Annotation
A computed fold for a 1439-nucleotide RNA from an uncultured prokaryote, annotated as small-subunit ribosomal RNA. Its Rfam family is "Bacterial small subunit ribosomal RNA".
[in-house]
RNA sequence: GAACGAACGCUGGCGGCAGGCUUAACACAUGCAAGUCGCACGGGAAGCGUCCUUCGGGAUGUGGAGAGUGGCGGACGGGGGAGUAACGCGUGGGGACAUGCCCUGGGGUGGGGAAUAACCGCUGGAAACGGCGGCUAAUACCGCAUACGUCCUUUUGGUUUCGGCCAGAGGGAGGCAAAGAUUUAUUGCCUCUGGAUUGGCCCGCGUUUGAUUAGGUAGUUGGUAGGGUAAAGGCCUACCAAGCCUUCGAUCUAUAGCUGGUCUGAGAGGAUGAUCAGCCACACUGGGACUGAGACACGGCCCAGACUCCUACGGGAGGCAGCAGUGGGGAAUAUUGGACAAUGGGCGCAAGCCUGAUCCAGCCAUGCCGCGUGAGUGAAGAAGGCCUUAGGGUUGUAAAGCUCUUUCACCCGUGAAGAUGAUGACGGUAGCGGGAGAAGAAGCCCCGGCUAACUCCGUGCCAGCAGCCGCGGUAAUACGGAGGGGGCUAGCGUUGUUCGGAUUUACUGGGCGUAAAGCGCGCGUAGGCGGCUUGUCUUGUCAGGGGUGAAAGGCCCGGGCUCAACCCGGGAACUGCCUUUGAAACAGGCGAGCUAGAGUCCGAGAGAGGAUGGCGGAAUUCCCAGUGUAGAGGUGAAAUUCGUAGAUAUUGGGAAGAACACCAGUGGCGAAGGCGGCCAUCUGGAUCGGCACUGACGCUGAGGCGCGAAAGCGUGGGGAGCAAACAGGAUUAGAUACCCUGGUAGUCCACGCCGUAAACGAUGUGUGCUAGACGUUGGGGGUCUUAGGCCUUCAGUGUCGCAGCUAACGCGUUAAGCACACCGCCUGGGGAGUACGGCCGCAAGGUUAAAACUCAAAGGAAUUGACGGGGGCCCGCACAAGCGGUGGAGCAUGUGGUUUAAUUCGAAGCAACGCGCAGAACCUUACCAGCCCUUGACAUGUCCGUCGCGGAUCCUGGAGACAGGAUCCUUCAGUUCGGCUGGACGGAGCACAGGUGCUGCAUGGCUGUCGUCAGCUCGUGUCGUGAGAUGUUGGGUUAAGUCCCGCAACGAGCGAAACACUCGUCCUCAGUUGCCAUCUGGGAUAGCCGGGCACUCUGUUGAAACUGCCGUUGACAAGCCGGAGGAAGGCGGGGAUGACGUCAAGUCCUCAUGGCCCUUAUGGGCUGGGCUACACACGUGCUACAAUGGCGGUGACAGCGGGCAGCCAGGGGGCGACCCCGAGCCAAUCCCGAAAAGCCGUCUCAGUUCGGAUUGCACUCUGCAACUCGAGUGCAUGAAGGCGGAAUCGCUAGUAAUCGCGGAUCAGCAUGCCGCGGUGAAUACGUUCCCGGGCCUUGUACACACCGCCCGUCACACCAUGGGAGUUGGUUUUACCCGAAGCCGGUGCGCUAACCUUUGGAGGAGGCAGCCGACCACGGUAAGGUCAGCGACUGGGGU
Repeated sequence: GAACGAACGCUGGCGGCAGGCUUAACACAUGCAAGUCGCACGGGAAGCGUCCUUCGGGAUGUGGAGAGUGGCGGACGGGGGAGUAACGCGUGGGGACAUGCCCUGGGGUGGGGAAUAACCGCUGGAAACGGCGGCUAAUACCGCAUACGUCCUUUUGGUUUCGGCCAGAGGGAGGCAAAGAUUUAUUGCCUCUGGAUUGGCCCGCGUUUGAUUAGGUAGUUGGUAGGGUAAAGGCCUACCAAGCCUUCGAUCUAUAGCUGGUCUGAGAGGAUGAUCAGCCACACUGGGACUGAGACACGGCCCAGACUCCUACGGGAGGCAGCAGUGGGGAAUAUUGGACAAUGGGCGCAAGCCUGAUCCAGCCAUGCCGCGUGAGUGAAGAAGGCCUUAGGGUUGUAAAGCUCUUUCACCCGUGAAGAUGAUGACGGUAGCGGGAGAAGAAGCCCCGGCUAACUCCGUGCCAGCAGCCGCGGUAAUACGGAGGGGGCUAGCGUUGUUCGGAUUUACUGGGCGUAAAGCGCGCGUAGGCGGCUUGUCUUGUCAGGGGUGAAAGGCCCGGGCUCAACCCGGGAACUGCCUUUGAAACAGGCGAGCUAGAGUCCGAGAGAGGAUGGCGGAAUUCCCAGUGUAGAGGUGAAAUUCGUAGAUAUUGGGAAGAACACCAGUGGCGAAGGCGGCCAUCUGGAUCGGCACUGACGCUGAGGCGCGAAAGCGUGGGGAGCAAACAGGAUUAGAUACCCUGGUAGUCCACGCCGUAAACGAUGUGUGCUAGACGUUGGGGGUCUUAGGCCUUCAGUGUCGCAGCUAACGCGUUAAGCACACCGCCUGGGGAGUACGGCCGCAAGGUUAAAACUCAAAGGAAUUGACGGGGGCCCGCACAAGCGGUGGAGCAUGUGGUUUAAUUCGAAGCAACGCGCAGAACCUUACCAGCCCUUGACAUGUCCGUCGCGGAUCCUGGAGACAGGAUCCUUCAGUUCGGCUGGACGGAGCACAGGUGCUGCAUGGCUGUCGUCAGCUCGUGUCGUGAGAUGUUGGGUUAAGUCCCGCAACGAGCGAAACACUCGUCCUCAGUUGCCAUCUGGGAUAGCCGGGCACUCUGUUGAAACUGCCGUUGACAAGCCGGAGGAAGGCGGGGAUGACGUCAAGUCCUCAUGGCCCUUAUGGGCUGGGCUACACACGUGCUACAAUGGCGGUGACAGCGGGCAGCCAGGGGGCGACCCCGAGCCAAUCCCGAAAAGCCGUCUCAGUUCGGAUUGCACUCUGCAACUCGAGUGCAUGAAGGCGGAAUCGCUAGUAAUCGCGGAUCAGCAUGCCGCGGUGAAUACGUUCCCGGGCCUUGUACACACCGCCCGUCACACCAUGGGAGUUGGUUUUACCCGAAGCCGGUGCGCUAACCUUUGGAGGAGGCAGCCGACCACGGUAAGGUCAGCGACUGGGGU
């Protein structure tokens, strides 16, 4: 996607055509579904007519009901599919048969007889149903006659497969027919022949699953004889023989009606077998026969069983899987309708009767088909809804409005065909005519991707969705609603099922090196396949003809209903089977031949091929003896262990067992496992050469048989070394391990088992074909200049590689290439190579081999990253080498924690913690307590009022915000002069303001970090199926992806570098506030003045450094090293500058901003408090512990900067902080301003003249205000601390260390931060290690990427399953018992109309009952097989 006998949910206008218990072959109330014939027969009711009547009725005629005898039909039609794996069905054949009614033809229908229902009488029973006696008819029944045919025999002819068969004629034998009726014209009846139709039987082929079903079978298989049947036949019986079926799947098990067809599919197939049609089987379950042309009989019989019903309890009745209908079951399937009008059936001469077959109607959107629910116009793009960036968009020509139409439905009227003459259930139906009026008529599903269709709101891993992937944790196109959209439409979705897609069981049309998959290897049976030439046959094969392949259906062409669905006609098709004629290439059979396959023979050489026996040396251990002395052994280091009872070491001798160094080699041999000292014997295979022989003898190989490493098992040996288990010592958190010391099975031999391995080339065997190159082993040939080389050939064994193949990796004449033959094997992962069953084994176990359940994957190859206690190369104060610190003390500061009314918030490894904070007493301030305000402290808009607003001072209340009052200063701008406009203030209400409230995981911006690490990419090209690679890798080199060379790459970009800033040298220009060499003046303290711009300096513009030069080295490169010159040399120092990206890194509390939240408060104001708390812990610092120092003195030399609410000279006061007076300076001019370390002196190792914490007292300054909670000063006090555990930080030169100075913030407050200069070191062997990083490479099961992934036990819950003492049921087998009905056989002393005999009583033939027997259903007993349910407990498995 298509389909459905469907069901469910929502919805539902009409018509046509079809369909409608798939489940309980469950049980059934009621009605109907098979009768008919008086032209077979006896009899004859009611009714009607006539007559009679005692009025009860009778007689007669007509009439013909119901019942009966008899005939035909109830074997058809209708139903459902239980059983059946079968000659049941399908298809095609065969011949040993039957066939009522029908047709054709021949012949016949003579003459008799005896009964019996009905009926009548009596009688039993509740009933069902009978019993006895009597009467009677026939187309009912029975003899007799006649006759074809049957059998036997003779004969003639034909034919033959020589068995016989067919036709004709003659004779004989034993039997056997008939029916009549009537309306007199028919129709019956009997027999024979033929036909038609229908049926019975037999055969070939086809027809589901399981081998965890491998053997089955005694009437079984065949024969002979007989019986039986319509008919062949073990169909049945007796006897004889021992067969028959089966791996081409018997038997058993499960499932199932089969087919035409139906659905699907391109087809091949797959699935299916409703409706319609053919066949079969069944009719409550089982068995049985009777009748009949036909049955073992749905609406017949008998018996048994279960069930139901009736009953007077004695006994009876019943069978909807016919049509309706009921109960039940179920997700689910209709009316107890009409009619025989049509079609057909039964009976009948017929009229006709019967017909739930059938034709119709009813119910149901169950399906298919058709139609409608209106059409045109209509922009103010209405209203409303929804969205919105607030402009608009969309719903949408949609609606309304206007103009039309009337299909369907509705109303009225008319009214068929179906009917050949009559007859119409349907039906007053279809159709037709008329009428009214847009009037009565639209829903369902979906909108994340697959898959057509998007927004808002709600919800917040909740509620829910979901076919798969997956959505939902506060911005959900995925949930729910809405608007809009998409799809289909009287339906739409969902569920179920089938096919498709799925080449995902692969015939068409797949695979097996690594994804699932080659048996461990061979020998070989069946089977499959098979070389060249020729003859023949024609089985396959091919061609032509014939038969069949039912109809319906499907396809094509026509036709009929208005179309279509539907129906009708014709054609083709039905891919098949049978038969016939022909062909003979190929395949096959048979025959003849050949030698290229295969094998034999002869010659030769190679080899750890196998088996047995023997021999050898080295080593090890042990034993004996000698020498000899304290250790040996072992390890990362040790110890256990051995040793003064003499080890180890060493020498000599001896014993034992096992294994065979060197040679030794991608060398050899073998089928594989495997095989290694030497010799001998026995023995297998392969190779090369010769080309003598055989003549296809071949390949593969299901089963089968054999071989088969190690370990293991059994019995008996052997045991040196090694060594599971075990013991000890170590290691370790532990160490049931790795290491060490010991050590038993075992390892070895013989015999017997086991039968498995990553038994691997993860590659089955065989054959042929398809480029090469280089090795190597064995053999042959040729050639040359012969210790040898070269060429060539066959057989092996390797490496690389073309074509080709492969998903890629890779394979590549030793194929994983191209082909053929045969075998084995695979079909998602787990469960599981497990369970059960079978087989094998002594056991261990092996082999064969599932399912439930569960998952949405498991897996292969390759790619890019990341990672590795992988490798290579390289770098960095990364280590090392050094210097100084931190960690210990006190204090400062930040953080955690704790506390608190609050201790606001953020920052969290590096990359939070002297961080945001360049400075919290109020303010700041966001926190807490209390008191206040509500359009608000702030913005815009509207209205009203006022004209100023504002500022200063004072007073009152209050903690203050705030409220009230007084005084003073000031009196807006434009103007058309209108309280007009702007502006301001006050008031009112509404929109709104406001929020340091939340979300940094919704964001922008900014920032940190890896990291100033050298990387990150692109275009084009090339390679690859692709991800991607190449470039960017490689060789050098660099600080650098810096540069050079090479290269399928060539270029380019962002980074690096450079440009720009600063310092260092010089030049140029400019000289005031800077400078002063020369000149001059005064002055004697100063460039102070004139003057000058040389110098310093300041500022501007330039120059200079580029490996430029020389030399070594390197590859003639890039570069490196050394040197010269130079202020500076190889990046000269410093700063700024931060690639693609990473960390959901940080920040909503700088700012901006989406969403959410608050709105008399989470907003605003104020006072006070808090952010400053303090048992503790951490980070960062300051000051120290002292002599490289403290104190005192001395007084030289900087640079960067700052200054008007400021810096402040100078003078004065104070011990001092500071105060008073006050010049100068908006600053190269004046001020801060003194630099400090330095130098000199003193102290002399002490808790000190170190250290300064803490505390007391008294002050200073700032400020509205120093209590909580500022800084400073003086005096006094004088704590810890004597260089700091584990650990840890910074720094490579003007650096560390040390010394001071300035600035921002700031009223005040600096040990912090940002800057400045002074003095000024040590060390770097080196890259093994720690940390971080870069490049290449390698492994990977990692990819939120090693802070990854992931294994097993245990604990808890749930699920399915194996075992399990047993127990329950189904099914089946065997043996035996019982044995109904019934057929058959026997008997039949009882009974017996027809025929025979008989005068008669009676007898005979025949028959019946009864009895006996054989068979047999149900039932019973016993023992097995098999399947299923349950089961305490238990095993593993899954989630």